RNA sequence: GCGCCCGUAGCUCAGCCCGGAUAGAGCGUCUGGUUGCGGUCCAGGAGGUCGUAGGUUCGAAUCCUGCCGGGCGCA
Repeated sequence: GCGCCCGUAGCUCAGCCCGGAUAGAGCGUCUGGUUGCGGUCCAGGAGGUCGUAGGUUCGAAUCCUGCCGGGCGCA
């Protein structure tokens, strides 16, 4: 330098191919219950400008382009 893959909640990921209206799960965290206290278990809550900047569209996490970060391969 060229090609491919990845970036979504504190962590690990799904959703993307085939656009549809309120963005999800597990773990963690917080509150309450249970318990002599803690753990386990039960109920409920908070937490995300979907890497970033544009474009297309009535509508974008999803399609297109640039850039940034990470990984792999070729040279």